Predicted 3D model of a 170-nucleotide RNA (Lysine riboswitch aptamer) from Clostridium pasteurianum DSM 525 = ATCC 6013. RNAcentral holds the sequence, with entries from Rfam and Ribocentre. It matches the Rfam family "Lysine riboswitch aptamer". Rfam describes the family as follows. Riboswitches are metabolite binding domains within certain messenger RNAs that serve as precision sensors for their corresponding targets.
RNA sequence: ACCUAGGGUAGAGGUGCUGUGAUUAUUAGUAUGUGUCCAUAGCUUGCAGGCGAUGAAGGAUGCAGAAAGGGGUUACAGCCGAAGGAAGUAAGUCUGGCAGGGCUACUUUCUGGGUUUGUAUAAAAUAUAUGCAAAACUGUCACUAUUUAUAGUGGAGAGCUACAAGGUUC
Numbered sequence: 001a002c003c004u005a006g007g008g009u010a011g012a013g014g015u016g017c018u019g020u021g022a023u024u025a026u027u028a029g030u031a032u033g034u035g036u037c038c039a040u041a042g043c044u045u046g047c048a049g050g051c052g053a054u055g056a057a058g059g060a061u062g063c064a065g066a067a068a069g070g071g072g073u074u075a076c077a078g079c080c081g082a083a084g085g086a087a088g089u090a091a092g093u094c095u096g097g098c099a100g101g102g103c104u105a106c107u108u109u110c111u112g113g114g115u116u117u118g119u120a121u122a123a124a125a126u127a128u129a130u131g132c133a134a135a136a137c138u139g140u141c142a143c144u145a146u147u148u149a150u151a152g153u154g155g156a157g158a159g160c161u162a163c164a165a166g167g168u169u170c
Base pairs, nucleotide, nucleotide: 001168002167003166008163009162010161011160014080016079017078018077019076020075021074022073023072024071032064033063034062035061036060037059038058042051043050044049046098047097083111084110085109086108087107088106089105092103093102094101095100112138113137115135116134117133118132119131120130121129122128140155141154142153143152144151145150
C1' cells in the first nucleotide's frame, strides 16, 4: 500500500431524530343530551339499514356539556438512515352489515441535518405535519487556490472519523 470489506468495534453533526408517561391550552360553550315555543315531511358518507305525525330535518331560547387527532411543557427510554416521505404487496389486526378506512409488517425508491420563505394537501385553525421549489446556515469528504487557516466548486449517509485482527506485496 492492497485484499478480506457494503465486514467488526467505538464515535461525531445539534434549536439532532423517534417513542412512552404525566400535565396543560386549543378544539368549544362546538358536537351531543334535554325542556319550551315556532314549524310541517322528510332526515341519514355510497348501498343496505335505521329514525320520523308518540312531530323527524330546520329555527329561537333555557339548562347541562364532550371527545379524537394535532400542539406546548416536563420526565424517562431508544438512538445518529437516527428517522421521514412516496408507491406496491398481501399475511395479520382494529372499525364496519358491505364498500371503504386505520394500524403493523415486507419490498422498491427518494432524502446528510435543522431553519426561513412561497406554494399544495390535511386539519377547527394563523398551531402543526408532509410534498415541491428557493434562500442562506451547518456537519462531512474530494478537488483547487492560498494568508495554513480560510475561501471557492462539487458529491452523498451502503457516507465520514478512529481502532483492531488475518493475509499478500514493498
The model forms 93% of the base pairs in the Rfam consensus. Lineage of the source: Bacteria > Bacillota > Clostridia > Eubacteriales > Clostridium pasteurianum.